The prediction has a mean pLDDT of 76. This is a predicted structure of a 352-nucleotide RNA (Bacterial RNase P class A) from a Planctomycetota bacterium. Lineage of the source: Bacteria > Pseudomonadati > Planctomycetota. Rfam family: Bacterial RNase P class A. About the family: Ribonuclease P (RNase P) is a ubiquitous endoribonuclease, found in archaea, bacteria and eukarya as well as chloroplasts and mitochondria. Rfam links the family to the GO terms dimeric ribonuclease P complex, tRNA processing and ribonuclease P activity. The family's RNA type in Rfam is ribozyme.
[in-house]
RNA sequence: CGCCAGACGGCCGCGUCCGCCCGCAAGGGCGGCCGAGGAAAGUCCGGGCUCCACAGGGUGCGGUGGCUGGCAAAUCCAGCCGUCUUCCGUGACGGGAGGAUAGGGAAAGUACCACAGAAAUGAUACCGCCUCCGGCCGCAAGGCCGGCGGUAAGGGUGAAAUGGUGGGGUAAGAGCCCACCGGGGACGCCGAGAGGCGGACCGCAGGGUAAACCCCACCGGGAGCAAGCCCAGAAUGCAUCGAGGCGCGACCCGCGCCGUCCGAGAUGCGAAUCGGGUGCUGGAGGACCGGCAGCAAUGCCGGUCCCGAGAGAAAUGGCCGUCCACGACAGAACCCGGCUUAUCGACGACCU
Repeated sequence: CGCCAGACGGCCGCGUCCGCCCGCAAGGGCGGCCGAGGAAAGUCCGGGCUCCACAGGGUGCGGUGGCUGGCAAAUCCAGCCGUCUUCCGUGACGGGAGGAUAGGGAAAGUACCACAGAAAUGAUACCGCCUCCGGCCGCAAGGCCGGCGGUAAGGGUGAAAUGGUGGGGUAAGAGCCCACCGGGGACGCCGAGAGGCGGACCGCAGGGUAAACCCCACCGGGAGCAAGCCCAGAAUGCAUCGAGGCGCGACCCGCGCCGUCCGAGAUGCGAAUCGGGUGCUGGAGGACCGGCAGCAAUGCCGGUCCCGAGAGAAAUGGCCGUCCACGACAGAACCCGGCUUAUCGACGACCU
């Protein structure tokens, strides 16, 4: 990762539907097919479908984030690239098999980095090093104290201190200069692309965090089966305001509909309605066989078979016997694709 999710037999019991019979009806009897899941859970993502108007444009708000492909779509799946990482292997470089990845931007801006430390980002001078001035000690070399100035190579603190090693140079030092490493990188070649290989040239020096706000790119109307539609039946009222109003979570534009005293609509107080049917299971369906394309996900073609719960206060339970893998997690409520979580054990495949 695939697949199964106790099995078989007997007896009694439950539910939808179908057939027959009884009954005025309500309902009852007999028989028959079928009757919870891999997650039915979470409600996290995406849809089908329904209504709001036709769902248009924008702001705001929300979501996603390497590349290419798959799909109805997806934050899902497949392959590939980069970074990190485990093991193996080689004389060495390459390499092999896996794993993780919330993987665009830190030079547009804002913010944070405790404590320690002089200083935590266009920063900085505690100890130290050097030059000059003054004073004191000393035969002298030189030492001590104070002041102005230069310095960041040495030491200390720290997770991290504004590149590293070596040399030159300097009063002492510093990419100040040089070599190599590191960094940036025009351009060329390979690749569909993310990227890979090479690399002229440049002393280049402002670290980390965006699962912080933010910037960039792309996507997104709203509400939801208690959505909605139909039938029956009942009520269908009063008061106030009223010329503009209503329609989509908010706003703007656009658009549409209704209305201007035969009054749209708004507000307040009341009344009737909790009944039945439908939506509700035939699908982006399922199982099997074969072929083609593709690394794969998947798509296309052909054939055979199946219709697998549609409840409506909510149905599948109990007993006995046998077997062994000793039975866990756990029960549909419009449906589907995914992800996540829980989980006893059998079989099979692959990898470390």